[in-house]
Molecule: SAH (S-adenosyl-L-homocysteine) riboswitch aptamer
Organism: Extensimonas vulgaris
RNA sequence: GCCGCCAAGGAGCGUUGCAGCCGGCCCUGAGCCGGUCAGGCUUGGUGUGCUGUCCUAUCCUGCCCAACGACGCUCACCUGCC
Numbered sequence: 001g002c003c004g005c006c007a008a009g010g011a012g013c014g015u016u017g018c019a020g021c022c023g024g025c026c027c028u029g030a031g032c033c034g035g036u037c038a039g040g041c042u043u044g045g046u047g048u049g050c051u052g053u054c055c056u057a058u059c060c061u062g063c064c065c066a067a068c069g070a071c072g073c074u075c076a077c078c079u080g081c082c
Stems, first nucleotide, its partner, number of pairs: 001050002003047007010075006018040001020036006039068001
């Protein structure tokens, strides 16, 4: 770094629908149609997991703390002002 799993990122309702997934079609085309669909992202942890690089890459205390997530609405929470 990748993959799997777990957790967190306040909650809910409605709408649309890309990717993905499921089904169908046949002109097999990176195609078309229908259904489902707004945590698929980030962060942390984890592993009989895979891969690569480096070479000893430590300890204690205090304080503070993510960023983002189509559109509309409701509530909650925090801060400031009146």